[in-house]
Context: one part of a larger RNA
């Protein structure tokens, strides 16, 4: 020097990013125990007191049974459980081990719970509760699988089942249907296989022309092209739905100081953000500005409201995470020092 324990004057967090580590707290029994609060809790809250051993004395008791010891028996007498009261003895120290540090105040998440096997345990994920939306049973919805058969849902049947989104509870949940979804309509317009099929086409028995060559004209069959017209759904199209996907304006002037605009004008819009909350786990300028804690606070608590760029959400007792703060404690520091074990190192 490395690992690990231990102890430490005075100070006590000055250490640091931060009280991380490490210290203190700890059991039992008795007193006492605030805000809040969903009356269940908060609560071992906090905050005091006792705790070893003899010896008397009393009570549960004249227990019951058990046990000991005397007795043939009955009984008596003793220990023993479980308190209570007085008295003495003792050491600094009478809970050995095991064994909560408290408190305050915020933000988030209602709670136990899950979770990134090997850098995150959280405010994320799940959850009881809510809502919508789909399904009427061979159900929706899945899984296999060319089809077909099978299976799950379910030996269930709309108080059931899937799917979503939300996130105990308490008070709320505003406005917009122009867009996209997604429901309904079903007169019109669009519209495919296909259905029919005017009319052409090809081939050719066969008939004409022609000395032939060769040309023309063509029934049926079989072939191809094919105009019109009929022709579902989609879509145009007319409604409806936002706890569907989202969206929730600007410019100017205005009051008997000044500023501010309750008021007005005016453009544009489907509607122009209600309640509530707000420098916020959101705020750019910012360490906003006031207040409050400190001698001193870019964090922290309470207010302000011109919210760069919040808002359907806002509280919330209990619990759990973080931020901040106070009280105990301390080798975290001041400032380090010694002391065990195990190691490195050194000599052998």
């Nucleotide at each position: 020097c490395u690992g690990u324990g231990g102890u430490a004057a005075a100070g006590g967090a000055a250490c640091u990013c931060g009280g991380c580590a490490a210290a203190a707290u700890g059991g039992c029994c008795c007193c006492g125990u605030a805000a809040c609060u969903u009356c269940g809790g908060g609560a071992u809250a906090a905050g005091g007191g006792g705790c070893g051993c003899c010896c008397c004395u009393u009570g549960g008791a004249g227990a019951a049974g058990g046990c000991u010891u005397c007795g043939u028996a009955a009984g008596a007498a003793g220990a023993a459980c479980c308190g209570g009261g007085g008295g003495g003895c003792u050491g600094c120290a009478g809970g050995a081990a095991u064994c909560g540090g408290u408190u305050g105040u915020u933000a988030c998440g209602a709670c136990u719970g899950u979770u990134u096997a090997c850098u995150a345990a959280a405010a994320a994920c799940a959850c009881a509760g809510g809502u919508c939306u789909c399904u009427g049973c061979c159900a929706a919805g899945u899984c296999c699988a060319c089809a077909a058969a099978g299976a799950c849902g379910a030996c269930g049947u709309a108080u059931a089942g899937a799917g979503a989104c939300u996130g105990a509870c308490g008070c709320u949940u505003g406005c917009u249907c122009g867009g996209u979804g997604c429901c309904g309509g079903a007169a019109g317009g669009u519209c495919a296989a296909g259905g029919u099929g005017a009319g052409g086409g090809g081939u050719c028995a066969g008939c004409c022309c022609g000395c032939a060559a060769g040309g023309g004209c063509g029934a049926a069959g079989c072939u191809c092209c094919g105009a019109g017209c009929c022709g579902a759904a989609g879509c145009c199209c007319c409604g409806g739905u936002u706890a569907a996907c989202g969206g929730c304006g600007g410019c100017c002037g205005u009051a008997a100081c000044u500023a501010u605009g309750a008021c007005g004008g005016u453009c544009c819009u489907a509607a122009g953000g209600u309640a509530g909350c707000g420098a916020a786990g959101u705020u750019c300028c910012u360490u906003g500005u006031c207040g409050g804690g400190u001698a001193a606070g870019u964090u922290c608590c309470g207010a302000c409201g011109c919210g760069c760029a919040a808002g359907a959400g806002c509280g919330u007792a209990a619990c759990g995470u973080a931020g901040c703060a106070a009280c105990g404690c301390u080798g975290u520091c001041u400032c380090u020092a010694c002391c065990g074990c195990a190691g490195a190192c050194c000599c052998g």
Molecule: large-subunit ribosomal RNA, domain IV
Organism: metagenome